[in-house]
Molecule: TPP riboswitch aptamer (THI element)
Organism: Gulosibacter sediminis
RNA sequence: GGCAGUGACACGGGGUGCCGAGCGAUCGGCUGAGAUCACACCCGUCGAACCUGAUCCAGUUAGUACUGGCGAAGGGAUCGUCCAAUUCGCUGCUG
Numbered sequence: 001g002g003c004a005g006u007g008a009c010a011c012g013g014g015g016u017g018c019c020g021a022g023c024g025a026u027c028g029g030c031u032g033a034g035a036u037c038a039c040a041c042c043c044g045u046c047g048a049a050c051c052u053g054a055u056c057c058a059g060u061u062a063g064u065a066c067u068g069g070c071g072a073a074g075g076g077a078u079c080g081u082c083c084a085a086u087u088c089g090c091u092g093c094u095g
Stems, first nucleotide, its partner, number of pairs: 001094006007082003010078001011044004016038001017030005050075003056069004
């Protein structure tokens, strides 16, 4: 410098664990956007939202939680509609 995106709506996908006390209901604590309060939160192929591997490996911790690896692994939900802009900011790709 160039290209694409950012937003909204509708639709769809996903998780809800660990520790302590208690007979139980439940209460408190930990990490996190969110721990089944949720019309919430996150994610939707540019897909690490989330699942399998996995009662995995290493570290750490009160903890089977948490962090990292695994991961150029395998799956996984938009071939949608609309507004604004073509400036600024930000993100991705690229010269």